[in-house]
RNA sequence: UGCCGAAAAGGCAAACCUGUCGCAAGGCAGGGACGCAAAGCCAUGGGUCCGGCCCCUCUCCCCCUGCGGUGAGCACUGGAUCGCCAGGCUGCCGAAG
Numbered sequence: 001u002g003c004c005g006a007a008a009a010g011g012c013a014a015a016c017c018u019g020u021c022g023c024a025a026g027g028c029a030g031g032g033a034c035g036c037a038a039a040g041c042c043a044u045g046g047g048u049c050c051g052g053c054c055c056c057u058c059u060c061c062c063c064c065u066g067c068g069g070u071g072a073g074c075a076c077u078g079g080a081u082c083g084c085c086a087g088g089c090u091g092c093c094g095a096a097g
Base pairs, nucleotide, nucleotide: 003097011036012035016031017030018029019028020027021026034083040089041088042087044086045085046084047081048080049079050078051077052076056073057072058071060069061068062066
């Protein structure tokens, strides 16, 4: 120095509650601790969740074929989540091995 990771100091803070912002997912602040060695930062890829949907796919309806209407979608689109996973950037202490 690298890997791994014990202890201590310090740090963060799930659920839930209150306030507030948002259509929502959810964010922020306070309380609160289930947990966390990156639970620090970045929505880049995947996942999950929410909203919209002219166009696309499916569905059903009729004042029956209309650039009609209804509902849905793994499609399209806009968001949320980094405490789901991967990737990128940064980083405190540091025993044994």